[in-house]
Background:
The RNA shown here (small-subunit ribosomal RNA) has 1477 nucleotides and comes from a metagenome. The sequence is in RNAcentral, with records from SILVA. Its Rfam family is "Bacterial small subunit ribosomal RNA". Rfam links the family to the GO terms ribosome and structural constituent of ribosome.
RNA sequence: AGAGUUUGAUCCUGGCUCAGGAUGAACGCUAGCGGCAGGCCUAACACAUGCAAGUCGAACGGGAUCGGUAGCAAUACCAUGAGAGUGGCGCACGGGUGAGUAACGCGUAUGCAACCUACCUAUUGCAAGGGGAUAGCCCGGAGAAAUUCGGAUUAAUACCCUAUAGUAAUUUCGGAAGGCAUCUUCUGAUAUUUAAAGUACCAACGGCAAUAGAUGGGCAUGCGUGCCAUUAGCUAGUUGGUGAGGUAACGGCUCACCAAGGCGAUGAUGGCUAGGGGGUCUUAAAGGAUGAUCCCCCACACUGGUACUGAGACACGGACCAGACUCCUACGGGAGGCAGCAGUGAGGAAUAUUGGGCAAUGGACGCAAGUCUGACCCAGCCAUGCCGCGUGCAGGAUGACGGCCUUAUGGGUUGUAAACUGCUUUUUUACGGGAAGAAACGCCCUACGUGUAGGGACUUGACUGUACUGUAAGAAUAAGCAUCGGCUAACUCCGUGCCAGCAGCCGCGGUAAUACGGAGGAUGCAGGCGUUAUCCGGAUUUAUUAGGUUUAAAGGGUGCGUAGGCGGAAUAUUAAGUCAGUGGUGAAAUCCUGCAGCUCAACUGCAGAACUGCCAUUGAUACUGAUGUUCUUGAGUUCAGUUGAGGUAGGCGGAAUGUGUAAUGUAGCGGUGAAAUGCAUAGAUAUUACACAGAACACCCAUUGCGAAGGCAGCUUACUAGACUGACACUGACGCUGAGGCACGAAAGCGUGGGGAUCAAACAGGAUUAGAUACCCUGGUAGUCCACGCCGUAAACGAUGAUCACUCGUUGUUGGCGAUACACAGUCAGCGACUGGGCGAAAGCAUUAAGUGAUCCACCUGGGGAGUACGGCGGCAACGCUGAAACUCAAAGGAAUUGACGGGGGCCCGCACAAGCGGAGGAACAUGUGGUUUAAUUCGAUGAUACGCGAGGAACCUUACCUGGGCUUGAAUGUCUUACAUCCGCAAGGAGAUGCCUGUCGAAAGAUGGGUGAGAGAGAAUAAGGUGCUGCAUGGCUGUCGUCAGCUCGUGCCGUGAGGUGUCGGGUUAAGUCCCAUAACGAGCGCAACCCUUAUCAUUAGUUGCCAGCGGGUAAUGCCGGGGACUCUAAUGAGACUGCCAGCGUAAGCUGUGAGGAAGGUGGGGAUGACGUCAAGUCAGCACGGCCCUUACGUCCAGGGCUACACACGUGUUACAAUGGCCGGUACAAAGGGCAGCUACCUGGUGACAGGAUGCUAAUCUCAAAAGCCGGUCUUAGUUCGGAUCGGAGUCUGCAACUCGACUCCGUGAAGUUGGAUUCGCUAGUAAUCGUACAUCAGCAAUGGUACGGUGAAUACGUUCCCGGGCCUUGUACACACCGCCCGUCAAGCCAUGGGAGCCGGGGGUACCUAAAGUCCGUAACCGCAAGGAGCGGCCUAGGGUAAAACUGGUGACUGGGGCUAAGUCGUUUCAAGGUA
Repeated sequence: AGAGUUUGAUCCUGGCUCAGGAUGAACGCUAGCGGCAGGCCUAACACAUGCAAGUCGAACGGGAUCGGUAGCAAUACCAUGAGAGUGGCGCACGGGUGAGUAACGCGUAUGCAACCUACCUAUUGCAAGGGGAUAGCCCGGAGAAAUUCGGAUUAAUACCCUAUAGUAAUUUCGGAAGGCAUCUUCUGAUAUUUAAAGUACCAACGGCAAUAGAUGGGCAUGCGUGCCAUUAGCUAGUUGGUGAGGUAACGGCUCACCAAGGCGAUGAUGGCUAGGGGGUCUUAAAGGAUGAUCCCCCACACUGGUACUGAGACACGGACCAGACUCCUACGGGAGGCAGCAGUGAGGAAUAUUGGGCAAUGGACGCAAGUCUGACCCAGCCAUGCCGCGUGCAGGAUGACGGCCUUAUGGGUUGUAAACUGCUUUUUUACGGGAAGAAACGCCCUACGUGUAGGGACUUGACUGUACUGUAAGAAUAAGCAUCGGCUAACUCCGUGCCAGCAGCCGCGGUAAUACGGAGGAUGCAGGCGUUAUCCGGAUUUAUUAGGUUUAAAGGGUGCGUAGGCGGAAUAUUAAGUCAGUGGUGAAAUCCUGCAGCUCAACUGCAGAACUGCCAUUGAUACUGAUGUUCUUGAGUUCAGUUGAGGUAGGCGGAAUGUGUAAUGUAGCGGUGAAAUGCAUAGAUAUUACACAGAACACCCAUUGCGAAGGCAGCUUACUAGACUGACACUGACGCUGAGGCACGAAAGCGUGGGGAUCAAACAGGAUUAGAUACCCUGGUAGUCCACGCCGUAAACGAUGAUCACUCGUUGUUGGCGAUACACAGUCAGCGACUGGGCGAAAGCAUUAAGUGAUCCACCUGGGGAGUACGGCGGCAACGCUGAAACUCAAAGGAAUUGACGGGGGCCCGCACAAGCGGAGGAACAUGUGGUUUAAUUCGAUGAUACGCGAGGAACCUUACCUGGGCUUGAAUGUCUUACAUCCGCAAGGAGAUGCCUGUCGAAAGAUGGGUGAGAGAGAAUAAGGUGCUGCAUGGCUGUCGUCAGCUCGUGCCGUGAGGUGUCGGGUUAAGUCCCAUAACGAGCGCAACCCUUAUCAUUAGUUGCCAGCGGGUAAUGCCGGGGACUCUAAUGAGACUGCCAGCGUAAGCUGUGAGGAAGGUGGGGAUGACGUCAAGUCAGCACGGCCCUUACGUCCAGGGCUACACACGUGUUACAAUGGCCGGUACAAAGGGCAGCUACCUGGUGACAGGAUGCUAAUCUCAAAAGCCGGUCUUAGUUCGGAUCGGAGUCUGCAACUCGACUCCGUGAAGUUGGAUUCGCUAGUAAUCGUACAUCAGCAAUGGUACGGUGAAUACGUUCCCGGGCCUUGUACACACCGCCCGUCAAGCCAUGGGAGCCGGGGGUACCUAAAGUCCGUAACCGCAAGGAGCGGCCUAGGGUAAAACUGGUGACUGGGGCUAAGUCGUUUCAAGGUA
């Protein structure tokens, strides 16, 4: 110090979350020791038991008990002096708790001229004389007890009377001094009133009065000290005065009378919450949070009230009363108060021992010894925290064993870790030694100043035989917890399979999970580690330091103006703010610094600093304030002029519309995408004339003008407000802003009364539609208009508050001034555009700021819930203003970027359309698919991009499917072992071989025999095998966009950045092809070219090809000799490049019946497929990860199936005929194939074919052409078209044609007469048409596929439209990218919440009734000598009761909306022109 998270990516805004520190903590796992601290945060809930406040015999009466002496004993005497009592002092301290309290309670600073103070200190003075009681004791009584009554007797430092007394108190009258208003101090006189106590006899301790001090308190005041305004008014002793009472004292503290005040937006009153402070935690600081332990203050003591005593209390361990609760009881009555220390129960996540001691410190009493002291000092329990120590150290590699991982004969890791060797002993155990904390008091002595100092000996330790220390033994007694996807240090395997689970946020898990669970390893911390909770931080995310408001949340709709805040120039005074010095205070502890003490540290001690504050005082006077005097520039006034849809009221005008009347006139009008409703023969629409009505003011009219905003538009009149300019005469800061307040305020709406032409919510009808409560059409009422009165809101927008000052420019325009001027260097006030610096997240703003500063106001603080609920205020209502929470999400949002998309735009291309030719869709058949069926009909392919596809050959095989039957190292191959045995060889070794025939069973596989021969195998192990799954784990290959022209990179430049530029623009091209321009310059993959083929020519080479010329020969044929000319073959070359010409053009290039050329603008065709898209296809071609099966999901065999058949679809074939069918004759290819082959030729058969036979391993032989051409026939018909189907007879292949082959012949002769909507191919050697060959293959379901040649057209005006694509641009809420996103109702579940007839509580107030104890007041009878008391009465009051309201909580049938929840329903509201902006 930051990080994660909104997006495809970016910048910003903004929330959420994390890393840090802390705790009186709790929980989980774990645990060796010590030091120091801490330990009921909840029920101020209830408490058993013990202890926590007594002491004094030197105040008093008194005398138990033990002891001693005398005595036999009773008893007497001596000493001791208990318990209880009177009296004194203490009990108001110490200790606990935080309920109450928002207050002079606390903090801080003052004041008391308005006060008190026991014990203590100092000083002065005094203490005389009397008296009567009473407790106790004794006797008697009541009662269960607590307790109490009566009688007799008695003491005091108890009580009373008298005396004395003043520096006391009070009254009156003076003097002096001082101050602060009342006054205070000193002093004099006068009158009145009030004291005392002794014990002891040596000292000593006490008593009374007074003054002063000290200490402690009381009261008053300034300032500070929570939240809510959805609490705005509160107050009758209330505020003040006079008088009285009361108090220690001032005071409405109380009372009587008088006055009517007092408090409050600077927050009264009310409500809720809370003890306050020093401090503590955190933080850089400012702050925020907090108030345990320790210290100070306050309050309380079961709840409420009350007083008594006392110096002090309205009293924790006192009293009285009332209440609740508990206990005892003999039922009559009594007792009690742990928020003291322990402890118990309860509550709770949770917090300790019914311990020891007064040794120390402190306290009470006492002369003292001493007693008491749960204050305190110690110990016990608890890892609750902080601090410290240890669990060993060194060496040790075959890097052991084991574990884990792995690419597995191996390697890596655990890991120098272990074992093993050596060393040490903190700790531990055992046995020894052993502190400090203790100095006193008291006693003795000395000194003097008789209460101090010094000295001396003695005594006192709970903790404790503790801390510490010595010796010995021996690595011996001692490590866990959490985490390991990112943030965040640390990774692999197995299991699981959106399950189980994890999770602080983002998010993991749906079969290869570094995120779940386990393991190994690693990381972090460590006697602890994690989790949870809470606080601060990070968060500048409430912003004083230190934020914002055009679009992210946020400027009030506008003005006027009150309070308030702020405010021009000069000068003087003052000194409130401000600044400086000084003084006081700011308790101690804490924090910080230094030093010191425990072995260190924590901890503690000492010293310093600090405590940023408050008060007082002295000074300074720049600034602010205050007061006074001036000034003119801010502001205003005056004079002159200008200007405008500024406002209000009245009058007038024309056009248009509608209606009425009259006329002309006839069949439609109107309306729409198209229609219909509607109007019209009762005469519409149209046209003309007249009349009436209401509303609005065309052109002028514009980035024009005016107004504060809303808003304002025909002309004119009256009234009225403003702005600007010029003059510079006047006033002299009169100013700016503006919480509340007041006024104005579009449209719609409301009330009353008018008015009503047009338009037009609602409504009606017609259309559209699946529906259409809409969009469109025809009508149409409120309303729209006027007057008056309400409402008070708008995207009331410049989404930009008002005012002032400053800061480069260019240009237009409105109104003035200047000026003779239609010219314009100027100037003022407006209204606009553009562009710099600057600002901004960017878009953008930019003298009309969103720039730079100043002042004031308003507003914001994640999204939703929600501008909702409740409350209040306003309103006739509609509604408006103010305005939450629970709950829920991790986002919501702004600007810009790249894509994609649009029923957005522009440009361009393509057999895309159009123009043509031929088809499909109808028929029959073939074939594939779906569906259905089946034991099985194996599997895959499914829009384009599946469907004559994988399959380029399903009768068996193939074959993967079904049924049935066999086998299990298996159907195949390799390796190994073993057993005999044949031949050659002396041996080592080498060679060959495990077969053939046949019987039985069987469908076969197989099983089981026999024979022959050299006879026959056997076993085990290892690698099996799988067309089983996953194409969404993959490789490879392929389809498609698309042979479309695109896709990128380096450097530079621009931008905060994503990214852009280049690649855009203007042309051009088939093309990102090329040219020009250009912050780009270059380059790569694509395009093109290079390759093959075809078209022309040349050269070379001529066999199996060819044959012109020469020769020979045949019935005929290159048949032969020869030849290379030609064709051809097959190798190498040439050729075409817009090269030339003309025109156009800057160029690229285009155009041309151009020339030349075999070919002309890519000559034709092919191969060639950029970055990528579709999780496209294929695990069944092959390969391969993982998973699954292993006497079966492997393998072998027979039969069946893949060929089924109501039906639907795709692709084809054949046809429907005369451009044809049939018959006869006749001609011309290319490219291929051929030895288990192609076969000439001959014979037979109608034929498929058969029987012979020859050539050919092929430019040699062979398969081997058809359409065409020439004749003939048929004559428009279901035919001499068409050939399906069926019957019969055959041929061929094959082990075998039943399911299930092809072909031949004879016979049969179906549908079909050119095919609906719709749809496909093709732009030239193409379509169409004709045949040929080949692969696969025994044969063939081939009409398929792949090739080959023959014949050989038509059409293209053109790019509006359909489809697909490319480029540019625009919008976007899409990015899984429009098959996107997304809204609302309804249905289901869950959650919180509002209303609600009511019901049940709570605290507070008011009124009335009643009223204990008690103070005070009054008082004749009774008691007392008296003081006084009892009793009675009165006032007040805790409590109780009654009543009506208000506030607040819980609950409530029912009800309202809201939120959340993978795959529900209905529509399609938003985002693109979102299909009606």